The part of an RNA shown here (small-subunit ribosomal RNA, central domain) has 342 nucleotides and comes from an uncultured bacterium. The RNAcentral record of the full RNA draws on ENA and SILVA. Model confidence (mean pLDDT): 81 of 100.

Context: one part of a larger RNA
RNA sequence: UUGGGCGUAAAGGGUCUGUAGCGGUUUCUUAAGUCCUCUUUUAAAGACUUUGGCUUAACUGAAGGAAAGGAGGGGAUACUGAGAGACUUGAGUGAUACCGAGGCUACUGGAAUUUAUAGUGUAGGGGUAAAAUCCAUGGAUACUAUAAAGAACACCAAGGGGCGAAGGCUGGUAGCUAGGUGCAUACUGACGCUGAGAGACGAAAGCUAGGGUAGCAAAUCAGAUUAGAGACUGAGUAGUCCUAGCCGUAAACGAUGUCUGCUAAUCCCGCGAUUUUUUGUGGGAUGCAAGCUAACGCGUUAAGCAGACCGCCUGGGGAGUACAGCCGCAAGGCCGAAACUC
Numbered sequence: 001u002u003g004g005g006c007g008u009a010a011a012g013g014g015u016c017u018g019u020a021g022c023g024g025u026u027u028c029u030u031a032a033g034u035c036c037u038c039u040u041u042u043a044a045a046g047a048c049u050u051u052g053g054c055u056u057a058a059c060u061g062a063a064g065g066a067a068a069g070g071a072g073g074g075g076a077u078a079c080u081g082a083g084a085g086a087c088u089u090g091a092g093u094g095a096u097a098c099c100g101a102g103g104c105u106a107c108u109g110g111a112a113u114u115u116a117u118a119g120u121g122u123a124g125g126g127g128u129a130a131a132a133u134c135c136a137u138g139g140a141u142a143c144u145a146u147a148a149a150g151a152a153c154a155c156c157a158a159g160g161g162g163c164g165a166a167g168g169c170u171g172g173u174a175g176c177u178a179g180g181u182g183c184a185u186a187c188u189g190a191c192g193c194u195g196a197g198a199g200a201c202g203a204a205a206g207c208u209a210g211g212g213u214a215g216c217a218a219a220u221c222a223g224a225u226u227a228g229a230g231a232c233u234g235a236g237u238a239g240u241c242c243u244a245g246c247c248g249u250a251a252a253c254g255a256u257g258u259c260u261g262c263u264a265a266u267c268c269c270g271c272g273a274u275u276u277u278u279u280g281u282g283g284g285a286u287g288c289a290a291g292c293u294a295a296c297g298c299g300u301u302a303a304g305c306a307g308a309c310c311g312c313c314u315g316g317g318g319a320g321u322a323c324a325g326c327c328g329c330a331a332g333g334c335c336g337a338a339a340c341u342c
Stems, first nucleotide, its partner, number of pairs: 004313003007296002012310001014201004021193002024087007032080002034076009048064006090191001091188003096182004102177007109153001113149008124135002162169002206246006215240002220235004257309006265286009291298002315342003325334003
């Protein structure tokens, strides 16, 4: 727990789909909410107003008036609801012209690397601040040819652009598939927005099973340096790759929830109208008006002005810990305190 807030001070859920919540214009009906009125009831006492009694007060007697709620009757119909109907601006569908590293599957290309074999060739190579471990006369390094393997896609290329809900996506071709934009019109006729729970997706690392393993490389071993050396060097296993299944977390960041409307500009890209000028629409950028902000800064892609709905915050530490529950093979995840202390 009213309120005030959530870019950087505490605080936007990792992202989307979706049940309750909220909802465009208009006609008629109804009268549930709503409003008016009447009746009845909510005992008395108490409270409030007037007044009386004890010397006053406390206390107490009498009279009066409510307010608000429940039930019933009658009425009103602007708004909300309900029923029936209509509309096209919100939303969507079709047609058409385009767009892109969107996704999945299959096939395929060259360079490089490593290895193997063969050839030329001879004493070094490699590595570092300097070295050594290491490789090499059983012929290394270097150069050439052939072959194999796995992984990643140089230049083009710009701290550029694009696509995707987010995570993310980049050699080429094909197939399948999802999405977005423009245009004018045709059609549907509120079909919309948000979204507690719930569901789906979700980098890297990690896990299970089976493959694969060129390079790189946690762990590990060895060589140095050093007081120590986990940092440096040489090796090197998981892993990184593929298939199937888990995990469900990140500075999952724009540290900025989604949707709608309004508020000077400038530049770039896509599509369209237009002879041009210009202009419409979608996206990206600069950081300029108004405005906002504690400042930094934000500024039509708002952190401006408003509305709808959700999530979250409430001093630091203890602590994202303990306990309980749920999920997971595990690692652990989700939810999430208190004592105490400053």